The RNA shown here (Bacterial RNase P class A) has 345 nucleotides and comes from Nesterenkonia sedimenti. The sequence was found by an Rfam model in a public genome assembly.
[in-house]
């Protein structure tokens, strides 16, 4: 000084003058106005992919079907989120990725090549018999392939082969230390070594009611009922992912044709709340303290103009019950930790 890698904040300010939604308080001729005061999109409000909270289904059992997640500890209201470490891959290395139980429960897939590709397998080659064709023996060499029944060195043998034998891996089994745990490290022994692939069917563990603020609630307003079927304790019909069993409910239900309502208030923003500050934890977090109040529209509210500033010359992009995530999308500022390559002292 350069390059890489992980975190965090920011996401225009300000003044003036008009205009808009909400809360409060005064006032007026009180559907309503008008003065003043204080508040008024986003890190992703976006995608609807998870989990919840709250409402509603009367309340509730069991089985099967389907559905999800999948290393181990830990947080959290819960989660497929987040931490932490183990393991395996990528990087010199910060650090980053992982649908990461289980292929000896089973069943399948592994084109072509090749002799043989899951119970295999002899092409060339080596060795023995032999005129000669040909027969026996091997699977160390070589070839084919993504993969070819363990490597390296010997001993033996006709020729070889874990047939044996040292040392290595691997893969059983018994012990020994670390560690809550996955898991790692260590001695013995011994058979001689029999693929991948489960985001392939599949097995094992775990978890799971449904729908959703157009939920739900109250007032106001108004009309206009008909046909058909089946039924009233011989029980239609109902009890919300999809069948079954149990079980409740239960006198009108079901399909169709038709008429009226398209109004007003609630639900509606005080929260699993932000923020600061001390403990405590390696961390995600929790635990106490202090102040604080930070949007609630409904034919849907943040605009316009001018002056200065900034340089972020302004991208992606506008809340509709709320929270907690994960994904995507994005102009660019600032801070800060850590690796690494020059260099120089």
């Nucleotide at each position: 000084c350069g390059g890489g890698u992980c975190g965090g904040c920011c996401a225009g300010a300000u003044c003036a003058u008009c205009g808009c939604g909400g809360u409060g308080u005064g006032u007026c001729a009180c559907c309503g106005g008008c003065a003043c005061a204080c508040c008024g999109a986003g890190g992703a409000a976006a995608g609807u992919c998870c989990g919840g909270g709250c409402u509603c289904c009367c309340c509730a059992g069991g089985g099967c079907a389907g559905g999800a997640u999948g290393g181990u500890g830990g947080g959290u209201a819960a989660c497929g989120c987040c931490c932490a470490c183990u393991c395996g891959g990528g990087g010199u290395a910060a650090c980053c990725c992982g649908c990461a139980g289980g292929c000896c429960a089973g069943u399948g897939c592994c084109a072509c090549a090749g002799a043989a590709a899951a119970c295999a397998g002899a092409c060339c080659g080596c060795c023995c018999c032999a005129c000669c064709a040909g027969g026996g023996g091997u699977a160390a060499g070589g070839g084919u392939g993504a993969a070819a029944c363990g490597g390296u060195g010997g001993u033996g043998u006709a020729a070889g082969a874990g047939a044996c034998c040292a040392c290595c891996a691997g893969c059983g089994c018994a012990c020994c230390g670390g560690g809550u745990g996955a898991c790692c490290g260590g001695u013995g022994c011994g058979g001689c070594u029999c693929g991948g692939u489960a985001a392939a069917c599949c097995c094992c563990a775990u978890c799971c009611g449904g729908a959703g603020c157009a939920a739900g609630g109250u007032c106001g307003a108004g009309c206009a009922g008909g046909a058909u079927a089946c039924g009233u304790u011989u029980g239609a019909g109902g009890g919300c992912u999809g069948c079954c069993c149990g079980c409740c409910c239960g006198a009108g239900u079901a399909u169709c044709c038709g008429g009226g309502u398209u109004g007003a208030c609630u639900g509606c923003u005080u929260g699993a709340g932000g923020u600061c500050c001390g403990c405590g934890g390696c961390a995600a977090c929790g635990c106490g303290g202090a102040a604080c109040c930070c949007a609630g529209a409904u034919g849907g509210a943040u605009g316009a103009u001018g002056a200065u500033c900034c340089u972020u010359c302004g991208a992606c992009a506008g809340a509709a019950c709320c929270c907690g995530g994960c994904u995507u999308a994005u102009c660019g500022g600032c801070c800060g930790a850590c690796c690494u390559g020059u260099c120089c002292g």
Of the family's consensus pairs, 96% are formed in the model. NCBI's taxonomy places the organism under Bacteria, Bacillati, Actinomycetes, Micrococcaceae, Nesterenkonia. Model confidence (mean pLDDT): 78 of 100.